Annotation: The part of an RNA shown here (small-subunit ribosomal RNA, central domain) has 342 nucleotides and comes from Spiroplasma sp. DCY1207-1. The organism belongs to Spiroplasma, within Bacteria.
[in-house]
Context: one part of a larger RNA
RNA sequence: UUGGGCGUAUAGGGUGCGUAGGUGGUUAGUUAAGUUUGAGGUUAAAUCCCAGGGCUCAACCCUGGUCCGCCUUGAAAACUGGCUAACUAGAAUACAGGAGAGGUAGAUGGAAUUCCAUGUGUAGCGGUGGAAUGCGUAGAUAUAUGGAGGAACACCAGUGGCGAAGGCGGUCUACUGGCCUGUGAUUGACACUGAGGCACGAAAGCGUGGGGAGCAAAUAGGAUUAGAUACCCUAGUAGUCCACGCCGUAAACGUUGAGUACUAAGUGUCGGCAAUUUGUCGGUGCUGCAGCUAACGCAUUAAGUACUCCGCCUGAGUAGUAUGCUCGCAAGAGUGAAACUC
Numbered sequence: 001u002u003g004g005g006c007g008u009a010u011a012g013g014g015u016g017c018g019u020a021g022g023u024g025g026u027u028a029g030u031u032a033a034g035u036u037u038g039a040g041g042u043u044a045a046a047u048c049c050c051a052g053g054g055c056u057c058a059a060c061c062c063u064g065g066u067c068c069g070c071c072u073u074g075a076a077a078a079c080u081g082g083c084u085a086a087c088u089a090g091a092a093u094a095c096a097g098g099a100g101a102g103g104u105a106g107a108u109g110g111a112a113u114u115c116c117a118u119g120u121g122u123a124g125c126g127g128u129g130g131a132a133u134g135c136g137u138a139g140a141u142a143u144a145u146g147g148a149g150g151a152a153c154a155c156c157a158g159u160g161g162c163g164a165a166g167g168c169g170g171u172c173u174a175c176u177g178g179c180c181u182g183u184g185a186u187u188g189a190c191a192c193u194g195a196g197g198c199a200c201g202a203a204a205g206c207g208u209g210g211g212g213a214g215c216a217a218a219u220a221g222g223a224u225u226a227g228a229u230a231c232c233c234u235a236g237u238a239g240u241c242c243a244c245g246c247c248g249u250a251a252a253c254g255u256u257g258a259g260u261a262c263u264a265a266g267u268g269u270c271g272g273c274a275a276u277u278u279g280u281c282g283g284u285g286c287u288g289c290a291g292c293u294a295a296c297g298c299a300u301u302a303a304g305u306a307c308u309c310c311g312c313c314u315g316a317g318u319a320g321u322a323u324g325c326u327c328g329c330a331a332g333a334g335u336g337a338a339a340c341u342c
Stems, first nucleotide, its partner, number of pairs: 003314004007296002012310001014200004021193003025087007033080002035076008049065006090190001091187003094183005102176007109153001114148007124135002161168002205246006214240002219235004257309006265287010291298002315342003324335004
């Protein structure tokens, strides 16, 4: 390489949009590039391969055949492709409804923590397994009133909803993306996938400027301990928050790529529609048949049966290391070996 694979053994790209490319619905006609088939030419001889034969065998030698392929020409028209005409089941649009923590910006609300001021009040508070550090007679903790400021939104809340993924949760307003259902009105294959590319992408981290209540890497102290650079406690800085710009990684997980079709049922739930025997469309769960699986399990939301396209794997370690290149302010990221060992 062929082959075989990718839920858990090696292996699905973090996610989308989309270029090239690959693949592509129904009917009719046409063409003849692919395809099938006939004829001719060429493919030097030897060699190789196959079938026979000759040296006693073999090597060796002889005879015959094959010789991928390429070119020319004739035919066929089922399938694929090209062209023409048409269709509506895919796809999109329109109209009428619907649900939603989808996104961005602005405004605003209450509870709580902390701090400040004042009143009441007096000796403790806090913390732990037990303590201590710490706070407190310069009046703390507790309690009441007023104020400041930041961050997060109890109940509702639900294997509930929305989003491509990351993710999204107080309330209101503005702008805005997608989805579902019904009608079957319009277009008429306009589709699927997608190497490169572009965009988005938790947390942490980085740059500049703000902000800073609580929490809290680092750090300090108190304990514990043989030690304790920890677990526990008291403090506490970056950070967490906002704006703009980077970073581009995660157990980015359903550890399961996207699309289409087909293949028993039962039951819960969310959003529509038709109806009132119940049905149907789209999601989200559980149980379970056939089938699959090494087993666990999966099972119309497939890991079943098939097709199309992309990504990836190929003994373990070395190693996601070295080197080169690209990107980045840096941290680092992407790509990514070998010697050697077993």
RNAcentral holds the full RNA, with entries from ENA and SILVA. Its mean pLDDT, the model's own confidence on a scale to 100, is 87. Its Rfam family is "Bacterial small subunit ribosomal RNA".